[in-house]
RNA sequence: UGGGAUAUGGCCAAGUGGCAAGGCAACGGUUUUUGGUACCGCACAUCGUAGGUUCGAAUCCUACUAUCCCAG
Numbered sequence: 001u002g003g004g005a006u007a008u009g010g011c012c013a014a015g016u017g018g019c020a021a022g023g024c025a026a027c028g029g030u031u032u033u034u035g036g037u038a039c040c041g042c043a044c045a046u047c048g049u050a051g052g053u054u055c056g057a058a059u060c061c062u063a064c065u066a067u068c069c070c071a072g
Stems, first nucleotide, its partner, number of pairs: 001071007010024003018055001027041004048064005
C1' cells in the first nucleotide's frame, strides 16, 4: 500500500428492512444461623462514528475509526 473479517448492555451472544431475543453478572425478595445453592422479581442497548437510500435501517449503500488475518 492492496484485499478480507469483526464491532450489538458490565461480559458472552441472537438478529439478514417492521417494538433489539437469550445466558452470565449486578440489584431486590423467598429459603438458609451466615455464605453459597435453588426459586421469584426487576433495571440496563438510539446496535463503532458520520452521512445516504427507504414510509420505516442493527440489517442495504458510501466514507471513516479500532482490532485481527492475508499478500507485497

This is a predicted structure of a 72-nucleotide RNA (transfer RNA) from Polytoma uvella. RNAcentral holds the sequence, with entries from ENA. The prediction has a mean pLDDT of 80. Its Rfam family is "tRNA". Gene Ontology term of the family: triplet codon-amino acid adaptor activity.